Overview: Predicted 3D model of a 73-nucleotide RNA (transfer RNA) from an archaeon.
RNA sequence: GCCUCGAUAGCUCAGUAGGUAGAGCACAUGGCUGUUAACCAUGUGGUCGCAGGUUCGAGUCCUGCUCGAGGCG
Repeated sequence: GCCUCGAUAGCUCAGUAGGUAGAGCACAUGGCUGUUAACCAUGUGGUCGCAGGUUCGAGUCCUGCUCGAGGCG
């Protein structure tokens, strides 16, 4: 220098033909229990790495850049 993969909630990840973003864990509140834990219910939480472009509409497609992993020279 080139190629491939990845970056989404506090953490681990899903979202694969473009249609208004979810799960588990964690956290908060309530229930249950003699108490804690466990269990049950509800809830909080994300400008989807950054900047542009295409589109009525982008996590998803295109371009550049940053960071991480691997490969080639």

Source information
The RNAcentral record of the sequence draws on ENA. The coordinates come from a structure-prediction model, not an experiment, and the mean pLDDT is 82.